[in-house]
Context: one part of a larger RNA
RNA sequence: CGCAGGAGAUUUGCGAGGAACUGUCACUAGUACGAGAGGACCGCGUUGGACAGACCUCUAGUUUACCAGUUGUUCCGCCAGGAGCACUGCUGGGUAGCUAUGUCUGGAUGAGAUAAGCGCUGAAAGCAUCUAAGCGCGAAGCUCACCUCAAGAUGAGAUCUCCAUUGAGGGCCGUAGGAGACUACUACGUUGAUAGGCUGCAGGUGGAAGGGCGGUAACGUCCGUAGCCGAGCAGUACUAAUUG
Numbered sequence: 001c002g003c004a005g006g007a008g009a010u011u012u013g014c015g016a017g018g019a020a021c022u023g024u025c026a027c028u029a030g031u032a033c034g035a036g037a038g039g040a041c042c043g044c045g046u047u048g049g050a051c052a053g054a055c056c057u058c059u060a061g062u063u064u065a066c067c068a069g070u071u072g073u074u075c076c077g078c079c080a081g082g083a084g085c086a087c088u089g090c091u092g093g094g095u096a097g098c099u100a101u102g103u104c105u106g107g108a109u110g111a112g113a114u115a116a117g118c119g120c121u122g123a124a125a126g127c128a129u130c131u132a133a134g135c136g137c138g139a140a141g142c143u144c145a146c147c148u149c150a151a152g153a154u155g156a157g158a159u160c161u162c163c164a165u166u167g168a169g170g171g172c173c174g175u176a177g178g179a180g181a182c183u184a185c186u187a188c189g190u191u192g193a194u195a196g197g198c199u200g201c202a203g204g205u206g207g208a209a210g211g212g213c214g215g216u217a218a219c220g221u222c223c224g225u226a227g228c229c230g231a232g233c234a235g236u237a238c239u240a241a242u243u244g
Base pairs, nucleotide, nucleotide: 001152005163006162007161008160009159010158011157015149016148017147018146021049022048023047025045027043033038051106052105053104054103055102059100060099061098062097066093067092068091069090070089071086072085073084074083075082076081110144111143112142117137118136119135120134172244173189174188175187176186177185194240195239196238197236198235199234200233201232203229204228205227210223211222212221213220214219
């Protein structure tokens, strides 16, 4: 821009893409078969491999804005306690998020038309013949069925609702993230929990500072599962989403 009024939702599916894999073991059954040795079809169940998708409860990583320990040095006048720098100084852990090595799921089933092949009926050709007329079965393959996209499918489809002489709806702007390079998308904008803050909880670290007590001291212990705490879950209009 189009889809001959504008808009908000919900859809049909022309068509396109994806998937499609396979092993072991048990039962049937030591049955059928076979002199024996051996040893099934069919059917049913179990458990794996590779591949794919989703997710983070568990396991395992990462986690430079979390916690602790610690070395050197500079500074905060000194002690104590801290801060900066040294690869995040180094080390031990680690939430959310992102991940796989982790968890869950999938390739199931059925239908239709067929291939090779197997048949029924059956003439030409008094017989025979699956074929010439006619009819049936038959594959991991084909078309559906399963998953995803999909009306620019210009063949532009359908349904519901709203607006129509007033403003339906959209945008600008702002607070943001389940989104994200930008844009777009999504949530919210006081009739408000959108983000920050605060409070509580979860979770991490692992027992803060200060003081008491014990010890010459290093240090230990008690107050005290302490103090601190990024992203998580709730609550709460304190701040910012005003007005236009």
Predicted 3D model of a 244-nucleotide part of an RNA (large-subunit ribosomal RNA, domain VI) from a metagenome. It matches the Rfam family "Bacterial large subunit ribosomal RNA". Rfam links the family to the GO terms structural constituent of ribosome and ribosome. The coordinates come from a structure-prediction model, not an experiment, and the mean pLDDT is 90.